[in-house]
Context: one part of a larger RNA
RNA sequence: CGUUCGAAGUCUGAAGAGUGUUCUGUCUCUAGUACGCAAGGACCGAGAUGGGUCAGCCUCUAGUGCACCAAUUGUCGUACCAACGGCACAGUUGGGUAGCUACGCUGAUAACGGAUAAGCGCUGAAAGCAUAUAAGUGCGAAACCGACCUCAAGAUGAGACUUCGUCAUUAGACCACCCGAAGAUUACGGGUUUGAUAGGCUACAGGUGUAAGGUCAGUAAUGAUUUAAGCCAAGUAGUACUAAUCGGUCGAAAAA
Numbered sequence: 001c002g003u004u005c006g007a008a009g010u011c012u013g014a015a016g017a018g019u020g021u022u023c024u025g026u027c028u029c030u031a032g033u034a035c036g037c038a039a040g041g042a043c044c045g046a047g048a049u050g051g052g053u054c055a056g057c058c059u060c061u062a063g064u065g066c067a068c069c070a071a072u073u074g075u076c077g078u079a080c081c082a083a084c085g086g087c088a089c090a091g092u093u094g095g096g097u098a099g100c101u102a103c104g105c106u107g108a109u110a111a112c113g114g115a116u117a118a119g120c121g122c123u124g125a126a127a128g129c130a131u132a133u134a135a136g137u138g139c140g141a142a143a144c145c146g147a148c149c150u151c152a153a154g155a156u157g158a159g160a161c162u163u164c165g166u167c168a169u170u171a172g173a174c175c176a177c178c179c180g181a182a183g184a185u186u187a188c189g190g191g192u193u194u195g196a197u198a199g200g201c202u203a204c205a206g207g208u209g210u211a212a213g214g215u216c217a218g219u220a221a222u223g224a225u226u227u228a229a230g231c232c233a234a235g236u237a238g239u240a241c242u243a244a245u246c247g248g249u250c251g252a253a254a255a256a
Stems, first nucleotide, its partner, number of pairs: 001154001005165007016151003020148001023051007035040001052109006061102004068095005073088006112146003119139004172250004176192005197243003200239005206232003213226005
């Protein structure tokens, strides 16, 4: 820009697109059956359990988790004690929420149809026989076409459904602002007081592991108690305390 008024939302899925999927072992039963003198030992069919690959997810297990908790060394500082803080690879060490991840979990690779290849047939003449072929007709492969998954109406053949708007800076969109399991920017998604979008606060979950100060015991180191404490990032809910201010731009026909 088009899709013949302008929009918002939800869909359909074409003789459309896809460097999407398509894999495979072992064991058990059938059955020690068929077969075979024996040794040995099936087809077909049914079930179980693995490997590989792909996708999604974080309940479990595990990793990370650059400052969440604790312990601790050296040194400097807050006058000193105590308690803290800085630096030393994040000083080192032990754990660890969310998120992200695999070594973890879940699912798929299942089943089926069509038309066939090699091949195997049925009926059957030319050619009184024979012949799967000449007329006719059937079976048959991980290949082919579907089915399955994803995209997809610029599918100019421009589709469908629902709702909104009618002369109004309207329906709606964008900018701006507060944000995001979205993200380089952009885009995408949510919110903007008619508000739980982010922060704060409160509660809870979860992590660490029992703070400081005091009291008691001990000459002291230290221990006990107050104390399942104290502290706490990204989690879950509630709550307008703070910030989403002030605003700006674009925006459509005919008919009745």
Predicted 3D model of a 256-nucleotide part of an RNA (large-subunit ribosomal RNA, domain VI) from a Pseudomonadota bacterium. RNAcentral holds the full RNA, with entries from ENA. The coordinates come from a structure-prediction model, not an experiment, and the mean pLDDT is 83. Rfam family: Bacterial large subunit ribosomal RNA.